Background:
This is a predicted structure of a 468-nucleotide part of an RNA (small-subunit ribosomal RNA, 3' major domain) from an uncultured bacterium. Rfam family: Bacterial small subunit ribosomal RNA.
[in-house]
Context: one part of a larger RNA
């Protein structure tokens, strides 16, 4: 000068604590570990790996494996010859190929009409290509964590023989090294706060696809509602009290909104040789008729068992059926979003209106009303199975998602133990889109209706700063 203490002290945080709702118990899904396998590609490992890379493994993606092939190559530049390219069907064969035929069809630019050239294709020779092969402990970039914690430096001075210290320590304040007020320091930067978005309030502009004070509608207005641009507003500004008359605190008023209003985005010097050579780039080693390329078919979905992270329930503040034209926001729609109407118990299936979009479409569900069964493994639960008939795809055996009918397991609130949440928040209800032919119980947003607790306190647990 730092780390660190089951040393002190003094601050903060959904760290305890007060509450609400779970997790560990069951059953699925889904990731991991283990084991299995010809293969079960690889990668991430406390916290910061395990609904992670993957915004979606049937083929393809696929790197894995068995088998069939290929050797300047699936891909790019370069030489030499030849051929316009292009297309079109037949034969073998799982294809990848490999044999043969030509129904079409001769383009562009320069020309001394002899040819050259571009661009494309076959063939030849080597330079070479290729590598999801190693090595994140050679490395860029990017990421994750302490953390949105409040620190971390710097130049001149001074001080000390030096490391270094002072600054930045001390008295108060704050969410903050925020800020004042001291003081051998005096200034300064990256960090904090602001500057940027979104939203809650009020004004201006501007009104069609929105909206309606007028209208049965056409029409007409833009007042309201929205929509989208620009200003405005909030600052302890005002007032009482309290502090050092200072920084600032506690309380009222006025206001839509009160002390950062309330969410993003925004991550200082640094740490973990933390993660990624498999997004990408890239030193260096290795392959090189193969560790490189092409196909079909498996395989990444295996299954005694452990784990983690969701659905879904164990019911009566519920299940079930009916009725009510029930009511959002945000998104999406031209290889697409699809109304109406028609057939179908239901998936769907036909139609194909409209709409390149404030104009059409996709589009709710809890809620709220009556009825039922009355404490039961049931009118609960819905895993598994067995018939059925659809969608999407060349193709749902391995390995898709929905449907009706029939069977109907476990499971009666879950041990040690542990998690998240402080307000439009947990809890709960269903919507959307992006991946995507087809496949969501994950992820991501934007709503609906909508609490409890604690703003006295810090003894404990766990993280942190400061100061000794």
């Nucleotide at each position: 000068u730092g780390a660190c203490g089951g040393g002190g002290a003094c601050c903060c945080g959904c760290a305890c604590a007060a509450g609400c709702a779970g997790u560990g118990g069951a059953u699925u899904a889904u990731g991991u570990g283990g084991u299995u396998u010809a293969a079960u590609u690889c990668g991430a490992a406390g916290c910061a790996a395990c609904g992670c890379g993957a915004a979606g493994a049937a083929c393809c993606u696929u790197a894995c494996c068995a088998g069939g092939u290929c050797u300047u190559g699936a891909c790019a530049u370069c030489c030499g010859a030849c051929u316009a390219a292009c297309g079109a069907g037949a034969u073998a064969g799982a294809g990848a190929u490999a044999u043969g035929u030509c129904a079409g069809g001769u383009g562009c630019c320069c020309u001394u009409c002899g040819g050259g050239g571009a661009a494309a294709g076959u063939c030849g020779a080597g330079a070479c290509a290729g590598g999801u092969g190693g090595u994140g402990c050679a490395u860029g970039g990017u990421u994750g964590u302490c953390g949105u914690c409040a620190g971390c430096u710097c130049g001149u001075g001074u001080c000390g023989u030096g490391a270094g210290a002072u600054g930045u320590u001390g008295g108060g304040u704050u969410a903050a090294g925020u800020c004042c007020c001291g003081c051998a320091a005096c200034g300064a930067g990256c960090g904090c706060a602001a500057c940027c978005c979104c939203u809650g309030c009020c004004a201006u502009u501007a009104g069609u696809u929105g909206c309606u004070a007028c209208g049965c509608a056409a029409g007409a207005g833009c007042a309201c509602u929205c929509u989208a641009a620009u200003g405005g507003g909030a600052c302890c500004g005002c007032u009482a009290c309290c502090g050092a008359c200072a920084a600032g605190g506690u309380g009222g008023a006025g206001g839509a909104a009160g002390g950062u209003g309330g969410g993003g985005a925004c991550g200082a010097c640094g740490u973990c040789a933390a993660a990624u050579c498999a997004u990408c780039a890239u030193g260096c080693c290795c392959c090189u008729u193969a560790u490189g390329a092409c196909c079909u078919g498996g395989g990444c979905u295996a299954c005694a068992c452990a784990c983690g992270u969701a659905a879904u329930a164990c019911a009566a503040u519920g299940g079930u059926c009916a009725u009510u034209a029930a009511c959002a926001g945000a998104g999406g729609g031209a290889a697409g979003c699809a109304a109406a109407g028609c057939c179908u118990c239901g998936c769907g299936g036909u139609a194909g209106u409209g709409g390149u979009a404030a104009u059409c479409c996709c589009c709710a569900a809890a809620a709220a009303u009556g009825a039922u069964g009355u404490u039961a493994g049931u009118u609960u639960g819905c895993a598994u199975u067995g018939c059925u008939g659809g969608c999407u795809g060349c193709a749902a055996c391995c390995c898709g998602c929905a449907u009706g009918c029939g069977a109907g397991a476990a499971g009666c609130u879950g041990g040690a133990a542990u998690u998240g949440c402080u307000a439009g928040u947990a809890a709960u209800c269903g919507c959307a889109g992006a991946u995507c032919a087809g496949c969501a119980a994950a992820g991501u947003g934007a709503g609906g209706g909508g609490a409890a607790u604690a703003c006295c306190u810090u003894c404990c647990c766990c993280g942190g700063g400061u100061c000794u």